This is a predicted structure of a 95-nucleotide RNA (c-di-GMP-I-GGC riboswitch aptamer) from a Gemmataceae bacterium. Rfam family: c-di-GMP-I-GGC riboswitch aptamer. Rfam 15.1 lists 1,298 matches to the family in 717 species.

[in-house]
């Protein structure tokens, strides 16, 4: 520097609930703890999502030419406790 111990001190806190913002995915305070050696901090790539818009495509209704529904890409959004990158950080056992 790298690594991560049945090691010390100690942090974080899932699912859930309550309450609060948002259309919504979801954040945010409180209780909870399934875990977490970065489960600290960055939306930069890849993944998942979710609202709206207007495009495409079926199909069904009406023929006043518009509406509805499903299905597919897309933009602006959301997760960093999904993977990668980045910065940053306690302790020190083996290596």
């Nucleotide at each position: 520097c790298u690594c991560g111990a049945u090691a010390a001190a100690g942090g974080c806190g899932a699912a859930c609930c309550c309450g609060u913002c948002g259309u919504g995915a979801g954040g945010c305070g409180g209780g909870g703890a399934c875990g977490c050696a970065a489960a600290g901090c960055c939306a930069u790539g890849g993944g998942c999502u979710c609202u709206u818009g207007a495009c495409c495509g079926u199909u069904c209704c009406a023929c006043g030419c518009g509406g509805a529904a499903c299905g597919g890409a897309u933009a602006a959004g959301g997760c960093u406790g999904c993977c990668a990158g980045g910065c940053u950080a306690c302790c020190g056992a083996c290596g």